[in-house]
RNA sequence: GCCCCUGUAGCUCAGGAGGUAGAGCGCAUCCUUGGUAAGGAUGAGGUCACCGGUUCAACCCCGGUCGGGGGCU
Numbered sequence: 001g002c003c004c005c006u007g008u009a010g011c012u013c014a015g016g017a018g019g020u021a022g023a024g025c026g027c028a029u030c031c032u033u034g035g036u037a038a039g040g041a042u043g044a045g046g047u048c049a050c051c052g053g054u055u056c057a058a059c060c061c062c063g064g065u066c067g068g069g070g071g072c073u
Stems, first nucleotide, its partner, number of pairs: 001072007010025004019056001027043005049065005
C1' cells in the first nucleotide's frame, strides 16, 4: 500500500427480505428469609462509531472517515 471481516445497553452478542431496537449476564426496587445466598416480580439503561447519500421511511442499502481483528506484497 491492497483485500476481507467487524463497530448495537456496563459486558458478551442477536437483529438477515428497510417499517416504533432485543436476549443473557450485570444494575436498581420489591416479594420471600431471623439474616445472607438462591429463587420470583417489576424497572432503569441505547445520538445502533462518525459524516454524507438513496428512500415516504435506514442498525439494515451506497460512498467516505475513524477504531478493532485477519490476510497478501
Molecule: transfer RNA
Organism: bacterium